RNA sequence: UAAUUGAGAGUUUGAUCCUGGCUCAGGAUGAACGCUGGCGGCGUGCCUAACACAUGCAAGUCGAACGAACGAUAUUGAAUGAAAACCUCGGUUAGAUUUUAAUAAAGUUAGUGGCGGACGGGUGAGUAACGCGUAAGUAAUCAACCCAUGACAGAAGGAUAACUAAGAGAAAUUUUAGCUAAAACUUCAUAAAUUAAUACUACGGGAGUAGACUUAAAGAAAACUGAGGUGGUCAUGGACGAGCUUGCGACUGAUUAGCCAGUUGGUGAGGUAACGGCCCACCAAAGCAACGAUCAGUAGCCGACCUGAGAGGGUGAUCGGCCACAUUGGUACUGAGAACGGACCAAACUCCUACGGGAGGCAGCAGUGGGGGAUAUUGCACAAUGGAGGCAACUCUGAUGCAGCAACGCCGCGUGAGUGAAGAAGGCUUUCGAGUCGUAAAACUCUGUCGUAUGGGAAGAAAAAAAUGACGGUACCAUACAAGAAAGCCCCGGCUAACUACGUGCCAGCAGCCGCGGUAAUACGUAGGGGGCAAGCGUUAUCCGGAAUUACUGGGCGUAAAGGGUGCGUAGGCGGUAAUAUAAGUUGGAGUUUUAAACCAUGGGCUCAACCCAUGUCAGGCUCCAAAACUGUAUAACUUGAGUACUGGAGAGGAAAGUGGAAUUCCUAGUGUAGCGGUGAAAUGCAUAGAUAUUAGGAGGAAUACCGGUGGCGAAGGCGACUUUCUGGACAGUAACUGACGCUGAGGCACGAAAGCGUGGGUAGCAAACAGGAUUAGAUACCCUGGUAGUCCACGCCGUAAACGAUGAACACUAGGUGUUGGGAGUAAUCUCAGUGCCGUAAGCAAACGCAAUAAGUGUUCCGCCUGGGGAGUACGGUCGCAAGACUAAAACUCAAAGGAAUUGACGGGGACCCGCACAAGUAGCGGAGCAUGUGGUUUAAUUCGAAGCAACGCGAAGAACCUUACCUAAGCUUGACAUGGGAGUGAAAAAUACUGUAAAAGUAUAAUAGAGCUUGCUCACACUCCACACAGGUGGUGCAUGGUUGUCGUCAGCUCGUGUCGUGAGAUGUUGGGUUAAGUCCCGCAACGAGCGCAACCCCUAUUACUAGUUGCCAGCAGGUUAAGCUGGGCACUCUAGAAAGACAGUUAGGGAUAACCUAAAGGAAGGUGGGGAUGACGUCAAAUCAUCAUGCCCCUUAUGCUUAGGGCUACACACGUGCUACAAUGGCUAUAACAAAGAGAAGCGAAUUCGUGAGGAAGAGCAAACCUGAAAAAAAUAGUCUAAGUUCGGAUUGUAGGCUGAAACUCGCCUACAUGAAGCCGGAGUUACUAGUAAUCGCAGAUCAGAAUGCUGCGGUGAAUGCGUUCCCGGGUCUUGUACACACCGCCCGUCACACCAUGGGAGCUGAGGGCACCCAAAGUCGGUGAUCUAACGCAAGAAGAAGCCGCCUAAGGUGAACUUAGUGACUGGGGUGAAGUCGUAACAAGGUAGCCGUAUCGGAAGGUGCGGCUGGAUCACCUCCUUU
Repeated sequence: UAAUUGAGAGUUUGAUCCUGGCUCAGGAUGAACGCUGGCGGCGUGCCUAACACAUGCAAGUCGAACGAACGAUAUUGAAUGAAAACCUCGGUUAGAUUUUAAUAAAGUUAGUGGCGGACGGGUGAGUAACGCGUAAGUAAUCAACCCAUGACAGAAGGAUAACUAAGAGAAAUUUUAGCUAAAACUUCAUAAAUUAAUACUACGGGAGUAGACUUAAAGAAAACUGAGGUGGUCAUGGACGAGCUUGCGACUGAUUAGCCAGUUGGUGAGGUAACGGCCCACCAAAGCAACGAUCAGUAGCCGACCUGAGAGGGUGAUCGGCCACAUUGGUACUGAGAACGGACCAAACUCCUACGGGAGGCAGCAGUGGGGGAUAUUGCACAAUGGAGGCAACUCUGAUGCAGCAACGCCGCGUGAGUGAAGAAGGCUUUCGAGUCGUAAAACUCUGUCGUAUGGGAAGAAAAAAAUGACGGUACCAUACAAGAAAGCCCCGGCUAACUACGUGCCAGCAGCCGCGGUAAUACGUAGGGGGCAAGCGUUAUCCGGAAUUACUGGGCGUAAAGGGUGCGUAGGCGGUAAUAUAAGUUGGAGUUUUAAACCAUGGGCUCAACCCAUGUCAGGCUCCAAAACUGUAUAACUUGAGUACUGGAGAGGAAAGUGGAAUUCCUAGUGUAGCGGUGAAAUGCAUAGAUAUUAGGAGGAAUACCGGUGGCGAAGGCGACUUUCUGGACAGUAACUGACGCUGAGGCACGAAAGCGUGGGUAGCAAACAGGAUUAGAUACCCUGGUAGUCCACGCCGUAAACGAUGAACACUAGGUGUUGGGAGUAAUCUCAGUGCCGUAAGCAAACGCAAUAAGUGUUCCGCCUGGGGAGUACGGUCGCAAGACUAAAACUCAAAGGAAUUGACGGGGACCCGCACAAGUAGCGGAGCAUGUGGUUUAAUUCGAAGCAACGCGAAGAACCUUACCUAAGCUUGACAUGGGAGUGAAAAAUACUGUAAAAGUAUAAUAGAGCUUGCUCACACUCCACACAGGUGGUGCAUGGUUGUCGUCAGCUCGUGUCGUGAGAUGUUGGGUUAAGUCCCGCAACGAGCGCAACCCCUAUUACUAGUUGCCAGCAGGUUAAGCUGGGCACUCUAGAAAGACAGUUAGGGAUAACCUAAAGGAAGGUGGGGAUGACGUCAAAUCAUCAUGCCCCUUAUGCUUAGGGCUACACACGUGCUACAAUGGCUAUAACAAAGAGAAGCGAAUUCGUGAGGAAGAGCAAACCUGAAAAAAAUAGUCUAAGUUCGGAUUGUAGGCUGAAACUCGCCUACAUGAAGCCGGAGUUACUAGUAAUCGCAGAUCAGAAUGCUGCGGUGAAUGCGUUCCCGGGUCUUGUACACACCGCCCGUCACACCAUGGGAGCUGAGGGCACCCAAAGUCGGUGAUCUAACGCAAGAAGAAGCCGCCUAAGGUGAACUUAGUGACUGGGGUGAAGUCGUAACAAGGUAGCCGUAUCGGAAGGUGCGGCUGGAUCACCUCCUUU
């Protein structure tokens, strides 16, 4: 201490932090829906149409109030006279039965009368109200039945239902006449209340209450009986109940701000149980309201219920209390009390009818229709509890007790337990091994909740006993039986526990949010498996929670949403120091109240639980007592807050009047001549009628250079020449005065840039609109020339701005440093007050940026404002305004974001630095011609396919006549041309030859050749044929499923990591900076220290040298030898070959630089600053290229998309482009002639000599698998000659003829030769390419491919230049920095009109409803009032009294009419808005977005938008000024 108690996650981004919304996990329900469903207990069950109701029941009872009727039965009288018996048959006895009368009588009951039908039961329409809750009052009241006490009940009377008779009517009902009773009704008597009058006593604070005396008026009753009782009247008190009044409390809207006329009060009368404008007459003019009146909307209120840590939020089913209602509206009667199952009237609806009239009211219980997503039986019983009547018995009771239906909820139980591995079968998966369902099943052994059957069997029932049980033969107990009859639903991408396969292919579908699905979907569907809950499980709806997302507990406002444009000031809120009093707030204690149930705690009862029972309790209201710190209040003080006074200086503070000078423009005159002006360049414009320029004079308006300054003043807007006048405020100093006079400030009032409006002036310059000229695709713009409103003045409006410090006002406190303005003190240093700036890791705050004594820090007070984005600061309404418009200010709908700060990139028509044949300086080209070749296009039966800016296009293809070949046409084949496996047969097969046939493939025949084992006729091997099936095969698809390979940025210098440090974090640092380099190369510095991949080096070629080696190479010297020749001997010196070395490193010197790195120059050297060249390609980018090299997943074809064959095509040709070759000529062509290479190739090959041919070539066949032989001739060059400027002796295309070669084959479609032919072309527009030295240019040689077929490609050498000032510009790249609304990253993002579709919404001539008031008309029933000449039993001798009908009047429901208002629906047309993979026009914004953007305003324009005026920085870049920091 009556009770225990607080969780987060997903989603904005490339990533981060924050703000902020959306969504989820929890609990709950009178629920509904889907799938499923064994049992029991306790509860609950029309939330919608307060819609309409058939049928039955739900309120009667009392004969002990009354008359009457009936009456079982009994008795008696009268009549009748059956059976039976007797009989003389005539009858007698007998007395059943029936009828009737009287008496008694249990009992029944229509009527009179009494009590009860005002309770019980239902519903929530209305109601925002004293209706409800709570606490009070009633000195302003009533109260039947009940209780207690006291008293009383005497006398008399006349009627009337029922009933009888006669009528009316279809009925309901009703008329007349007559009879009758009472506890019905009436009169009189008596009694106290009561009223009036006079004075008195007691009590109370008082209004007043009570009591007693006298007089007057008035004033009650009922009996019945079973003899026990019960009932009646009056008075007082109580109890139960009710009425009325009051304080406080509980919804929304101000786009409802004023409301009210019986309204507020008084006096008097009336009325009521009672107070009261409750009603009426008169008088006064009040009353309510910003603390929200009135109006509108919504709603029964509460105990409680749900949720929540709580504070709160939501709800008002069941149970309990109160209220209201009973088809709708009005009204009274009766009664103690008033109307669900009473009455009257009106209205709507339904029913009956003989058409004349009548009847009805389920929001009682069942039930029906209807509505709806949705909610039960026309059950049993009065046994219990309770109610009405009755003396009672008892009757009535759809209250109630029970049962039925419904998993609607809560609680409990079960659907079995143990053992059981061959880990069965089967399913699913599989890496094919297995794994999993899985001890799960089967099988064996048990148990019996539940179930079935049988037997027993309650409590609930009761104060003496008996009787009495709907539920119910129920609960419960016992026995038997058999695992038997009993499990589903949702989910498995993340949140969120749980994963695989198949199908589908942005389809079908899923989805709470994020989001899945476009051929490998853990996200759709199915299956297996798994997870969760379980007789349920999910979904939907609603509420609370999470949500600190309305923040009292417990939020914010510089940039995210949010500070009013500024001041003055009303109400209100808050308020300095010390004291006294008080006790309203506050705190403590006590008392009282708060129905029960519920919640909670502790116990108890149903086997447990749910459920039920008992006891206990908080909070709230009220009363009393106490305390006095704080707040309030009252009193009297104080001086520090605030103000006053005096002294002083500063200032673009305001208003008015006046006066200057400079400049622009215009006018006049002079000088002067051809242009001026303007622009990126121009043009429009001005000018020979004399401009511009220049000189002089004049006019007029506007603005005030320099000073001038993050200087000054002002509340803000704002204020700038000078002088004068008037005037506001601040500051400093002094400390005389007042004594809290203060702060803030909803409404309110005033001021308030620019633009704009009205009236009247003024108009120099500038300048929206407008006009013209340019620019442009267009240019309603930017630029230019003009130019009107306007800008100026006076008066009056408007009331808004990025009205900004995007920062409300006031007060106090919290390190410093450094400027500046004004004042004061001090000799000065310096100190101080008030402003105005900057810096600051001082602390602190902040998401960060940043703020930091001028706070965005720490606190207090007051005001304003915010609550996701869009719709929208819009619509409607209202207020203001002359208008423009301003202020106030939504919703539907739509999205899952919108946003702030910072980070890394990328980008910029941003900046700085650097590099590159990038530009520049040069050389040669291309683009023009012809041809070659590739591509596009076109064509075609086919012109196979791929490559597409750089980085496709002499590319794949290092070589298409057939083949290749993938394409087309035609003809064939189908286990196949090729691989593996099975069965049967054959024994060889392949190859070869021949024949048939064809376009070819194809077919047939002949002959030859044979291995191993041995069991000797079989098996194996090999091969063919046939059969069947698995399969083969595919240059078919997807390079966006892939591997591998490649291109490109780029041989650019970058790309990263570990540890540490900084930052909440993404990230940063290192990698930046100062130098330097080809280089992130190196040095120095530095919160960094190191390291890795790149760079460089290591490798190859080349340039020099020496060494080793010396054939096939070489030949200096010696010898031989030839026509000649390293030809020979010999040699290895040289050249060369090829092996291993050396050499180069800024090493040396000088200068520069920081004594560094390094740079510049020089020397030496073959070579000098990476010597030259190659190979080598970081992290990554481009879904770059390739499925047609190859490999490969998936899909597709399978008598074809496979295979074979022939022919054709890839070679087409109006045209366009790329890459080349040859040229256009004299630096040339042609002719002739002993010049000089390197590298590479060769056997199905290279092929020599010799020879033939004009030649291509033929014959021939030496040599050579190569430093040996061959191709092989190098060419340009050089020398000599010729050509002489021309379409040529240039150029060679095209064509003809004749040949050669390869090859089955040269037509489509090869190459070469000879002769002939002799086209275009005379150096190439715009534009564009390559190259910095052995390079460009030029010259030839070789090789791969290859039967043949290079102008291509790859290599090789020969000859061999020019230029480079330099980095302004173009292109590409690197580093740093800056801006960004980009991140698919500028080929980005994105705005508005227009067109189309859909959605909600505003206006709208109007139309149609609904609602509440107002005014008038008519006016039912009815109360009240008046009248009452008509009628009438009680009283009265009578007159009459009293009553009634009738009539009249007031009020009044419904109805009618009217003018307005509010609200809803709808409406041709119309306005904007929202949404929508690929529409149109432009490109406004984001970078300096290509004219910086934005705000307000005006104006113009298809549209974004443009322009003018004023403002802002939330503008890049460069420069300057000021200030600060450091030295």
This is a predicted structure of a 1527-nucleotide RNA (small-subunit ribosomal RNA) from Criibacterium bergeronii.
Taxonomically the source falls in Criibacterium (Bacteria, Bacillota, Clostridia, Filifactoraceae).
Rfam family: Bacterial small subunit ribosomal RNA.
Its mean pLDDT, the model's own confidence on a scale to 100, is 82.